[in-house]
Predicted 3D model of a 394-nucleotide part of an RNA (large-subunit ribosomal RNA, domain IV) from Interfilum terricola. Lineage of the source: Eukaryota > Viridiplantae > Klebsormidiophyceae > Klebsormidiaceae > Interfilum.
Context: one part of a larger RNA
RNA sequence: CUAUGUUGAAGGAACUCGGCAAAAUACCUCCGUAACUUAGGAAGAAGGAGGACCUUUCUCUUCAAUACAAAAGAGAAAGGUGGCACAGAAUAGAGGGUAACGACUGUUUAUUAAAAACACAGGACUCUGCUAAGUAAAAAUACGAUGUAUAGAGUCUGACACCUGCCCGGUGCUGGAAGCUUACAGCAAAAAGUGAAUUUAAUAAUUUGAUAUAAUUUUUUUCUAUUAAAGUAGAAAAAAACAAUUUUCUUUUAUUUUUGGAGCUUUAAACUUAAGGCCCAGUAAACGGCGGCCGUAACUCUGACGGUCCUAAGGUAGCGAAAUUCCUUGGCGGGUAAGUUCCGUCCUGCAUGAAUGGUGUAACGAUUGCCCUACUGUCUCCAACAUAGACUCA
Repeated sequence: CUAUGUUGAAGGAACUCGGCAAAAUACCUCCGUAACUUAGGAAGAAGGAGGACCUUUCUCUUCAAUACAAAAGAGAAAGGUGGCACAGAAUAGAGGGUAACGACUGUUUAUUAAAAACACAGGACUCUGCUAAGUAAAAAUACGAUGUAUAGAGUCUGACACCUGCCCGGUGCUGGAAGCUUACAGCAAAAAGUGAAUUUAAUAAUUUGAUAUAAUUUUUUUCUAUUAAAGUAGAAAAAAACAAUUUUCUUUUAUUUUUGGAGCUUUAAACUUAAGGCCCAGUAAACGGCGGCCGUAACUCUGACGGUCCUAAGGUAGCGAAAUUCCUUGGCGGGUAAGUUCCGUCCUGCAUGAAUGGUGUAACGAUUGCCCUACUGUCUCCAACAUAGACUCA
């Protein structure tokens, strides 16, 4: 010096963001106990007194059929004894006033927040007729519910008391259906592309018959050459057969062209056509919203009153420098010697206000602000002691 304890002169919150921490209170019996109140509470309110031990008397209980006595237990009164101290240690509420918030008991950020946050009983609105709405799922299916509108689901508010004003123009929801708009779909004019039958012409090929021309093949006969003969080669004539070419006509096919326009494909106008939207209503304990400017009364001030503009309507009852007030430590009053906090009041509400609930409220709260009593080493101002450690020496 640190930690954990103990004690402390005088003062007693001057400490500090703040009485944080500590101290104080504490049990039983008796007396006594305020405002307020939902009559239950508040309340152990607050504030007081007594308490050990001994003796005597009395009362009650147990036991007993009853009565008396005894015994045991509990209590009251009177008298007395001892100590600094008698609930002698330990255990063991501090209390009061006022305001805010939340009605309350409860729940919550396991590990920095327990609260004024959440929940809550109560209130309200909306949806849902049962194969319910709603929820989970792709579906089957399940929950809702072995329930049935005094039921179930969702949303908001949050006991209780007094209340909950105006606005449906916007957004949402519900209803309506005359007109306008509109999807798929139906019907399908028209356009484009493709394109059969049919038609025209050209070219090429092809079929049949006819006309003309030349060649080839086969057979027969005759002649020539050669040869011993058979035979071979050549020439001529006749007959038959096959094929080709040219021209014209005809049949068919192919290509190209022309005419033609059925059908098919694509695009697609007009017309018919739902919900929805536009439109018309309702609805604010649906989301939400709830004004300016100018003048005016016999001092002054103020403005009940008037004018005007705008709006869907212009904030009602309440409350109000507030958990909301910037200016602001607003003004006044209270409390203090002295009060940016606190309480009351005013209203000039930067930027209150009615189930995003408004205003109150007994009880309740390890909630938050302020004040008082008691109490104290929180402090003026620190000191001593005990235990453990740090530290120094060995």
The gene name in the source record is rnl. Its Rfam family is "Bacterial large subunit ribosomal RNA".